RNA sequence: GCCGCUUUAGCUCAGUUGGUAGAGCGAUUCACUCGUAAUGAAUAGGUCAUCGGUUCGAUUCCGGUAAGCGGCA
Numbered sequence: 001g002c003c004g005c006u007u008u009a010g011c012u013c014a015g016u017u018g019g020u021a022g023a024g025c026g027a028u029u030c031a032c033u034c035g036u037a038a039u040g041a042a043u044a045g046g047u048c049a050u051c052g053g054u055u056c057g058a059u060u061c062c063g064g065u066a067a068g069c070g071g072c073a
Stems, first nucleotide, its partner, number of pairs: 001072007010025004019056001027043005049065005
């Protein structure tokens, strides 16, 4: 330099033939207990890396950029 893959909650990851997003762990609160742990319930937490394009509508499709990983030279 060229090619490919990945980027979603604090962490690890799903997801959607385009219709305003979920799980586990973690956090907080409550219940239970003499108390803690465990268990159960609830709640909070996301401009879906970023900038544009297409579309009535984009996390999803297209292009650029950034970061990480791999391959070739």
This is a predicted structure of a 73-nucleotide RNA (transfer RNA) from Tumebacillus permanentifrigoris. Taxonomically the source falls in Tumebacillus (Bacteria, Bacillota, Caryophanales, Alicyclobacillaceae). It was read from a public genome assembly. Its Rfam family is "tRNA". By type it is a transfer RNA.